Record summary
A computed fold for a 71-nucleotide RNA from Candidatus Nomurabacteria bacterium RIFCSPLOWO2_01_FULL_46_18, annotated as transfer RNA. The sequence was found in a public genome assembly. Rfam family: tRNA. It is annotated as a transfer RNA. NCBI's taxonomy places the organism under Bacteria, Bacteria candidate phyla, Candidatus Nomuraibacteriota.
């Protein structure tokens, strides 16, 4: 320098043009004499900008970041 892939709660990972789920974590409560553990409940998210569309996290373009390949 060229090409490809990826970007979703604090972490990991689904889904997908029509309200974004799960697990762990974290908070509260219950069970226990206490802990571990279990249960209930809550918490928190689509990298940024633009376009298409009635509607975009999803499609398109650009940027940024990470990873891989080539030179």
């Nucleotide at each position: 320098c060229g090409g490809g892939c990826u970007g979703u709660a604090g972490u990991a990972u689904a889904c997908c043009g029509g309200u974004a789920g799960u697990a762990c974590g974290c908070g509260a409560c219950c069970a226990u004499g206490g802990g571990g553990u279990g249960g209930u409940u809550g918490u928190a998210g689509a990298c940024c900008g633009g376009g298409u569309u009635c509607g975009a996290u999803u499609c398109c373009c650009g940027g940024c970041a990470g990873c891989c390949c080539g030179a």